[in-house]
RNA sequence: GGGGGUGUAGUUUAGUGGUAGAAUUUGGGUCUCCAAAACCUGAGGCGGGAGUUCGAUUCUCUCCACCCCUG
Numbered sequence: 001g002g003g004g005g006u007g008u009a010g011u012u013u014a015g016u017g018g019u020a021g022a023a024u025u026u027g028g029g030u031c032u033c034c035a036a037a038a039c040c041u042g043a044g045g046c047g048g049g050a051g052u053u054c055g056a057u058u059c060u061c062u063c064c065a066c067c068c069c070u071g
Base pairs, nucleotide, nucleotide: 001070002069003068004067005066006065007064010024011023012022013021018054025043026042027041028040029039030038047063048062049061050060051059
């Protein structure tokens, strides 16, 4: 230089056009002599930009970051 892949919550991930879910983490509460565990409840996310569409995490283009292959 060329080709390909991945990017969603603090972390690990599901979701492939129609209200973005789970686990974990974390705040509060119940329980307990105290704590842990358990249970209840809350908070927290689609890498940036543009396009297509009534509607985009999803499709297209481009940029950025990381990984792999090749020279």
Notes: This is a predicted structure of a 71-nucleotide RNA (transfer RNA) from a Parcubacteria group bacterium. The RNAcentral record of the sequence draws on ENA. Taxonomically the source falls in Bacteria candidate phyla (Bacteria). Its Rfam family is "tRNA". Rfam's curators write: Transfer RNA (tRNA) molecules are approximately 80 nucleotides in length. The family's RNA type in Rfam is transfer RNA. Gene Ontology term of the family: triplet codon-amino acid adaptor activity.